Annotation
Predicted 3D model of a 399-nucleotide RNA (Bacterial RNase P class A) from a Porticoccaceae bacterium. The sequence is in RNAcentral, with records from ENA. A source record names the gene rnpB. Taxonomically the source falls in Porticoccaceae (Bacteria, Pseudomonadati, Pseudomonadota, Gammaproteobacteria).
RNA sequence: GGAGUCGGCCAGACAGUCGCUGCUCCGUUUGCUGGAUGAUUCCGCAUGGGUCAAACGGCGCGGAGGAGAGGAAAGUCCGGGCUCCGCAGGGCAGGGUGCCAGGUAAUGCCUGGGGGGCGCAAGCCUACGGAAAGUGCAACAGAGAGCAGACCGCCGAUGGCCCGGCCUUUCUUCGGAGAGGCCAGGUGCACAGGUAAGGGUGAAAGGGUGCGGUAAGAGCGCACCGCGCAGCGGGUAACCGUUUGCGGCACGGUAAACCCCACCCGGAGCAAGACCAAAUAGGAAUCCGAUGGUGUGGCCCGCACUGGAUUCGGGUAGGUUGCUUGAGGCGCUGGGUGAUCAGCGUCCUAGAGGAAUGACUGUCCAAGACAGAACCCGGCUUAUCGGCUGACUCCCGCU
Numbered sequence: 001g002g003a004g005u006c007g008g009c010c011a012g013a014c015a016g017u018c019g020c021u022g023c024u025c026c027g028u029u030u031g032c033u034g035g036a037u038g039a040u041u042c043c044g045c046a047u048g049g050g051u052c053a054a055a056c057g058g059c060g061c062g063g064a065g066g067a068g069a070g071g072a073a074a075g076u077c078c079g080g081g082c083u084c085c086g087c088a089g090g091g092c093a094g095g096g097u098g099c100c101a102g103g104u105a106a107u108g109c110c111u112g113g114g115g116g117g118c119g120c121a122a123g124c125c126u127a128c129g130g131a132a133a134g135u136g137c138a139a140c141a142g143a144g145a146g147c148a149g150a151c152c153g154c155c156g157a158u159g160g161c162c163c164g165g166c167c168u169u170u171c172u173u174c175g176g177a178g179a180g181g182c183c184a185g186g187u188g189c190a191c192a193g194g195u196a197a198g199g200g201u202g203a204a205a206g207g208g209u210g211c212g213g214u215a216a217g218a219g220c221g222c223a224c225c226g227c228g229c230a231g232c233g234g235g236u237a238a239c240c241g242u243u244u245g246c247g248g249c250a251c252g253g254u255a256a257a258c259c260c261c262a263c264c265c266g267g268a269g270c271a272a273g274a275c276c277a278a279a280u281a282g283g284a285a286u287c288c289g290a291u292g293g294u295g296u297g298g299c300c301c302g303c304a305c306u307g308g309a310u311u312c313g314g315g316u317a318g319g320u321u322g323c324u325u326g327a328g329g330c331g332c333u334g335g336g337u338g339a340u341c342a343g344c345g346u347c348c349u350a351g352a353g354g355a356a357u358g359a360c361u362g363u364c365c366a367a368g369a370c371a372g373a374a375c376c377c378g379g380c381u382u383a384u385c386g387g388c389u390g391a392c393u394c395c396c397g398c399u
Stems, first nucleotide, its partner, number of pairs: 001395010012364007020068002023065006031059004037053004042049002070370001074381002077379005082269004094265005099113005114128001115126004129260002134258002136254002151199002153195003158192002160189002162186002164183008207225006226249001227247004231242004273321004283312006292306005328347008365368001
């Protein structure tokens, strides 16, 4: 200098003007409203009622201050908290997870390790239990796809055929011909058959190399390599090692196919749930009772409704709450390889409810991506302009 690997961080900046949603403080008592308590020459036998004043609040209005989306707020795919309902215990069904150990509130997440695959390496990927319980499946191609298989090739020992030789016998024109048998005769045929070395098909064809062996072959035999089982050694374990022994190797693949094994799982979700609670609405109990009573925000008429009063419980509209201080952030110290844990210090960082977190203007630059909280948290996955930074690997050059 080039190429690459793994992390961490930022997410246009600054200024001005005008808004929006919470919070804190101040003002407003001649905006509305609740009201402890006090006063009373008011009403009432009395409990009590009326009137007036009123500390202190609530709402509204005005002012000031300060705060106000994310690394994914997303997908809603996992795991928890919280809430209500259900639940003696056990089993079946159903669903999920699946190498080992650890972390955690918990996980299908994370960390460390093991096996396998990729890369020169840093490093990356990995649904990675069981196929020696049972059932199923394997398109196309191919001879054969599971108690393997003979298409080409090789062989053809054995049986067969052909040729040759020999023997027996029949006929004879005496040259020979026919029939039957035998042969450790044939560079003969390739018919039966043998053969899994070689070719070919396929994702996959029942270990590999060599020597022996054979008719040709074949773990058929042997040596080495590989594999399985047992033992021994190491490791918490997964697993690894083995100069030990046994086995010629049986039992191919597939479980994100059924299945088996081990472990885990009750349901619904903040529109969960809790509290307050209007009416010319409706219910129950008690008492009273007729030119009455209630409503029409004060009074009269009118109009409408109708037994009235008191108490109680439910509950619609509506309101309040749940709601954001939490398995929380940051820093230091300590334990641990690490995920993470412990101690101390410090900080408070949206909380709306049709849904605020914005709009405009100016300047600058490297020209600004994906994208918007809705009960909360831990993960995973997906989307993402550009930039900063740390550690490491490989190659080239120079000293």